[in-house]
């Protein structure tokens, strides 16, 4: 100083040899939740109180963040009406790496993921409103898959 990415800019104050840093304020940008109009349509379980009304707790309902969703086949536990947890495999929406020359990109081929968490029976959108978050990494080495484009 230049690029991917919401992951950033600007001012005061602290700190440092100077940057990182630390603290307030202000913008800005992403993600949640939140009216009218519109659009869907009403269904859990256990306990505590006299109470079809409240209130604690759970999570196979729901909904979120995320790229991680959806089908099949086996086990297995639960219900038996119809299924539905967990566990394995095998696909699959979808992400992410990958062709030395600053950097993004398209098809095609190669490899990897395709989790896990949170609110608790609540969330459609959604103005004003509220909340959350604002890492990380690359330009050095690596003899480098094919063909494009900016």
């Nucleotide at each position: 100083c230049g690029c991917c990415g919401a992951g950033c800019c600007c001012c005061c104050g602290g700190g440092u040899g100077g940057c990182g840093c630390c603290g307030g304020g202000g913008g800005g940008c992403g993600g949640g939740g939140g009216a009218c109009c519109c659009a869907c349509u009403u269904c859990g379980g256990a306990c505590c109180u006299g109470a079809c009304a409240g209130g604690u707790c759970c999570u196979c309902g729901g909904g979120g963040u995320g790229a991680a969703u959806c089908g099949c086949c086996g086990g297995u536990c639960a219900a038996c009406a119809u299924u539905g947890g967990c566990c394995g495999g095998c696909g699959u929406a979808g992400g992410g790496c990958u062709u030395a020359g600053c950097u993004c990109u398209u098809u095609c081929g190669g490899c990897c993921c395709g989790a896990a968490c949170c609110c608790g029976a609540c969330a459609g959108c959604u103005a004003a409103c509220u909340u959350c978050g604002c890492a990380g990494g690359c330009g050095c080495c690596g003899a480098a898959g094919a063909a494009g484009g900016a």